[in-house]
RNA sequence: AGUUCGCAUAGCCACACUCACCGCGAGGUGGGGCCGGAAAACCACGGUUCUUGGUGGAUGCAAGAAGGCCGGGUUGCCUCC
Numbered sequence: 001a002g003u004u005c006g007c008a009u010a011g012c013c014a015c016a017c018u019c020a021c022c023g024c025g026a027g028g029u030g031g032g033g034c035c036g037g038a039a040a041a042c043c044a045c046g047g048u049u050c051u052u053g054g055u056g057g058a059u060g061c062a063a064g065a066a067g068g069c070c071g072g073g074u075u076g077c078c079u080c081c
Stems, first nucleotide, its partner, number of pairs: 006078001012037002017032006035068001041074003045071003048066006
């Protein structure tokens, strides 16, 4: 220096819930909070679920949302054993 590991170390993020604001809505942003995470960092490419429009109903279709639903792509920290 690299690989591997995630038992160590230093740290990181922040489920639910809650307050304020934005959005028709799913949901998002910030503060509190801390279930969990070894990529719970980033990316809507594929799947999935959800929202709006549409439809007699449903499917299809169009536009969105979710990366902490799954797969995939890209990048990063530590280095005890």
Notes
c-di-GMP-I riboswitch aptamer from Methylomicrobium sp., 81 nucleotides, folded computationally. The coordinates come from a structure-prediction model, not an experiment, and the mean pLDDT is 80. Taxonomically the source falls in Methylomicrobium (Bacteria, Pseudomonadota, Gammaproteobacteria, Methylococcales).